[in-house]
């Protein structure tokens, strides 16, 4: 420097659900709270699922999810 690998230490993030606000809605957002995470960091214009809407359905559009897979990158230093 790769790769595999998650003991140690010092950190960290924060599901559900309450509560306020925002939206048609998926959901987002602050505050409380910890199920949980070695990347639960960052990418929705690499992709691929999935949810919402126009629309009751298909085409075709817009939206939303990254703590669904995934892609980029990053801490410590056992083996």
């Nucleotide at each position: 420097u790769c790769c595999u690998u998650g003991a140690a230490a010092a950190g960290g993030c924060a599901a559900a659900c309450c509560u306020u606000u925002c939206g048609c809605a998926a959901g987002a957002a602050a505050g409380g709270g910890a199920c949980g995470c070695a990347a639960a960091a960052c990418u929705a214009u690499a992709g691929g699922g999935u949810c919402c809407u126009a629309u009751u359905u298909u085409c075709u559009g817009g939206g939303a999810u990254a703590g669904c897979c995934a892609g980029u990158u990053g801490c410590c230093g056992u083996u």